[in-house]
Context: one part of a larger RNA
RNA sequence: GCCUACGAGUUAAUUUUAUAGGCAAGGUUAAGUAAUUAUAUUAUGUAGCCAUAGUGAAAGCGAAUUUUAAAUCAUGUUAAAAAGUCUAUAGAGUUAGACGCGAAACCAAGUGAUCUAUCUAUGAGCAAGUUGAAAUUAUAGUAAAAUAUAAUGGAGGACUGAACUGGUGAAUGUUGAAAAAUUCUCGGAUGACUUGUGGAUAGGGGUGAAAGGCCAAUCAAACUUGGAGAUAGCUCGUUCUUCUCGAAAUGUAUUUAGGUACAGCAUCAUUUAAUAUUAUUAUAAGGGUAGAGCUACUGAUAGAAUGAAGGAAUGUAAAAAUUUACUAAUUUCUGAUAAACUCCGAAUAUUAUAAUAAGUUUAAUGGUAGUGAGGGUAUGGGUGCUAAGAUCCAUAUCCAAAAGGGAAACAACCCAGAUCAUCAGUUAAAGUCCCUAAGUAUAUUCUAAGUUGUUUUAACGUAGUUGAAUUACUUUGACAAUUAGGAUGUUAGCUUGGAAGCAGCUAUCAUUUAAAGAGUGCGUAAUAGCUCACUAAUUUAGUAAUUUAGCGCGGAUAAUAAUCGGGCAUAAGAAUAUCACUGAAACUAUGAAAUAUAUUUUAAAUAUAUUGGUAGAGAAGCAUUGUAUUUACAUAGAAGUAAUAUUGUAAAAUAUUAUGGAGUGAUUACAAGAGAAAAUGUAGGC
Numbered sequence: 001g002c003c004u005a006c007g008a009g010u011u012a013a014u015u016u017u018a019u020a021g022g023c024a025a026g027g028u029u030a031a032g033u034a035a036u037u038a039u040a041u042u043a044u045g046u047a048g049c050c051a052u053a054g055u056g057a058a059a060g061c062g063a064a065u066u067u068u069a070a071a072u073c074a075u076g077u078u079a080a081a082a083a084g085u086c087u088a089u090a091g092a093g094u095u096a097g098a099c100g101c102g103a104a105a106c107c108a109a110g111u112g113a114u115c116u117a118u119c120u121a122u123g124a125g126c127a128a129g130u131u132g133a134a135a136u137u138a139u140a141g142u143a144a145a146a147u148a149u150a151a152u153g154g155a156g157g158a159c160u161g162a163a164c165u166g167g168u169g170a171a172u173g174u175u176g177a178a179a180a181a182u183u184c185u186c187g188g189a190u191g192a193c194u195u196g197u198g199g200a201u202a203g204g205g206g207u208g209a210a211a212g213g214c215c216a217a218u219c220a221a222a223c224u225u226g227g228a229g230a231u232a233g234c235u236c237g238u239u240c241u242u243c244u245c246g247a248a249a250u251g252u253a254u255u256u257a258g259g260u261a262c263a264g265c266a267u268c269a270u271u272u273a274a275u276a277u278u279a280u281u282a283u284a285a286g287g288g289u290a291g292a293g294c295u296a297c298u299g300a301u302a303g304a305a306u307g308a309a310g311g312a313a314u315g316u317a318a319a320a321a322u323u324u325a326c327u328a329a330u331u332u333c334u335g336a337u338a339a340a341c342u343c344c345g346a347a348u349a350u351u352a353u354a355a356u357a358a359g360u361u362u363a364a365u366g367g368u369a370g371u372g373a374g375g376g377u378a379u380g381g382g383u384g385c386u387a388a389g390a391u392c393c394a395u396a397u398c399c400a401a402a403a404g405g406g407a408a409a410c411a412a413c414c415c416a417g418a419u420c421a422u423c424a425g426u427u428a429a430a431g432u433c434c435c436u437a438a439g440u441a442u443a444u445u446c447u448a449a450g451u452u453g454u455u456u457u458a459a460c461g462u463a464g465u466u467g468a469a470u471u472a473c474u475u476u477g478a479c480a481a482u483u484a485g486g487a488u489g490u491u492a493g494c495u496u497g498g499a500a501g502c503a504g505c506u507a508u509c510a511u512u513u514a515a516a517g518a519g520u521g522c523g524u525a526a527u528a529g530c531u532c533a534c535u536a537a538u539u540u541a542g543u544a545a546u547u548u549a550g551c552g553c554g555g556a557u558a559a560u561a562a563u564c565g566g567g568c569a570u571a572a573g574a575a576u577a578u579c580a581c582u583g584a585a586a587c588u589a590u591g592a593a594a595u596a597u598a599u600u601u602u603a604a605a606u607a608u609a610u611u612g613g614u615a616g617a618g619a620a621g622c623a624u625u626g627u628a629u630u631u632a633c634a635u636a637g638a639a640g641u642a643a644u645a646u647u648g649u650a651a652a653a654u655a656u657u658a659u660g661g662a663g664u665g666a667u668u669a670c671a672a673g674a675g676a677a678a679a680u681g682u683a684g685g686c
Base pairs, nucleotide, nucleotide: 001686002685003684004683005682006681011096012095013094014093015092016091017090018089019088020087021086022085023084026050027049028048032044033043034042035041054061055060064075065074099237100236102234106227107226108225109224110223111222117201118200119199120198121197122196123195124194125193126191128160129159130158131156135152136151137150138149139148140147164188165187166186169184170183171182172181203219205215206214207213240621241620242619243618244617245616250263251262252261253260254259264371265370266368267367268366269365270364271363277358278357279356280355281354282353283352284351285350291344292342293341298338299337302334303333304332305331309327310326311324312323313322314321374399375398376397377396378395379394380393381392382391383390404415405414406413419592420591421590422589424588425587426586430582431581432580433567434566435565439579441578442577443576444575445574446573452569453568460554461553462552464551465550466549467548468547469546470545471544472543473542481538482537483536484535485534487511488510489509492506493505494504517532521530522529593611594610595609596608597607598606599605600604622675624672625671626670627669628668630666631665632664633663640659641658642657643656644655645654646653647652
C1' cells in the first nucleotide's frame, strides 16, 4: 500500500413542540394485590400528578387580591366565551461518559538502589624502569654551632610505562556485529586510586566534588494498579438513494476576540388579510453631502494702491517741521483656500400620500437550524507614500455555495445561471492566414519602427513621415546653386606698445554706385588673407517661418535560452465604415421526467410557472438483521458465489446459466448491535 472483517447521535429519566388516538370540566394511575393461555395479558389499586382561580413575601383572603390611614397603580376575574389530560410516534432541550477516538497532567495505594549516586562492614589488586626529600654515618670545618663534601637512605595526591581504570581526537558504523560499539590515538596508573561480596538511604522523597545529573535502555518529579470513559470553547473522523427550499461570515454584549448569548439572514407547520409586499410615475416633506462661494462668519492666504502708528536721518537749547530703497495697521482693487468654514446648494437616497403594473413575493405565532475567520472587482471615503494581492467603513455585484463559452493557462474580468436526452437551428462575449470552428472580405487612409499583432512606461527631445491652419516672398523671376562685384573719404575718433571693419569705449556720418555695415564670422603682434550682409547675370516654379493633429523614433537597465499562446505576418499591424460567417449547458426546436398553482373532472388530463447549489431545514423511499401475521418455494436442488440480460430517476429489484449442497422467500405490521473510502482508525492476510 491493497484486500477482508470490525468501526461513531445510543439508552434511561424528565421538560417542551408537532402528529395520531382515548376520555373530557375533567384526565390519569404508580408501587402493590389478584387472575391468566405465563404474555408486549387482564382486572384491581385514586396514594399522587396535571387542569378547573386568582392574588400576596407570607399569615391569609378569594372573583377578587395586594399596596395604603383610605385610595390610585399593579396582577387577575366577569360577558361574547373558554380545554384539558393520558398514551404512542417524531423533532429538540436538561441530567447522566451522552456521536466516536485523542492529551500533557492531578490524586491515592503499592513496587523498586541486581543499573546508577553516596555512605557502611569485610576482602582483593597495582609488571618494569626513573628521580633521589627528611634522617643517619664518615671526613673537613667551628670555641661550640652553622656549613661543605662523600656515602648511606628510600619520601612523593613525584616521573616514564603494562595490567587495571577512564573516554581526548579522528575514521568506520547509523534498517549497526552493538538501542553508544569497533580500530588507531589519548588521560590517570601508591591514590580524593581501582575493584569483589554483604548492607543502608524511596518519589515532592533519596543521592549528588552540582551536569537538573542519577534513582533498572524511563526523570524539571520513577514505575505499577486504581479514581477513570479525568477534562479537552481544540484537531481528526462520522457509513444508502431521490426530491423541494436554501443561508451567514453583520449588530450588541462577553477574563471576550478561532467560544458563546440575544437580534439579523434559512427552513418547516399553522393562522390572517389588507391601506400588506415589490417596481415605476406623480405630489409633498425634512436634510446640508457633491458642487460652489467667502467685504456672509471662523481660520488660512498671494500681489497692488493707500499709508495711521512706530523706527531711522536731518534739524533744535528743547521742540515744531522735513525726509525716508525700514516695519506696517486700516481701507480699496485683483487673485484665491478648508474633514472638524457656510450667504448658498443639487443629483441620488429616505419617509408619506395617490395612481398604474406585478400577483403572494408580506406579516404574526410556534418547531428546527446553521452562521457570527470572509474574499475579489467597481464606485465614494479614512489610515498609509492618492504604496501594497495592505488595512478600516459605505453602496453594488460576483466568488464563497456556480458548472458552460471567452480572456494561451487564470475563485471572483467579459458573456451566461446547467431538470434529462438529441450526429437539429439562432445568437452573446470573443473571434475568422496555419496550429483552430469561421473573410488571406470590401472601401478609404496611416505606419517602415517587426512599431505592432491583449502585457510595462514618463517627463523631455525629434528637419522620421502624413494631414490641417496662419503669415510672408514669388514670372516686375522668389528659394537654392553657379559666375562676378562687395568700393572711396578712412588706419572714423578715443584708448593703446600696437587697435587698420572684427580687445575695449564713443559715434555710426558722407561719397561713388547695380550694390557694398565706420562691418556677420574665421584670421594677424598689428597689417595682410578668407567670408557674410548687400548687388548684377545665368537658370527656373514654387519658397520660407510659426502653430497644431495622426502614426512613428530616442529616452528604455536583471540575474539558467528567447518569445505576439506558437508558427509567423509589411499585413495576418493601426484608424474609420460596411457586409458575411464562426461561436455557450444562453434562446429556439423535438421528446421525456419532476415540483407548485389553477381549472376541469375523479385519477388522471389540460394550462401556466418552476427544477445550479455548500452549511442547514423539510419530504418520500431503498437495502440489512430479528419478531409476529397471512402465505409460498426447496435434494426434480435452498442460501451463498460468478457472469450475463432486463426493469426502475436512484438506493436497488428480477430472470437465466454455472457452481454449491440444505435451508429460504413474499405480504402487512413492529423492533433495531440497521448501510464505510477516509478517523497518522483496530485486527488478520498478502
Molecule: large-subunit ribosomal RNA, domain II
Organism: Candidatus Shikimatogenerans sp. Tder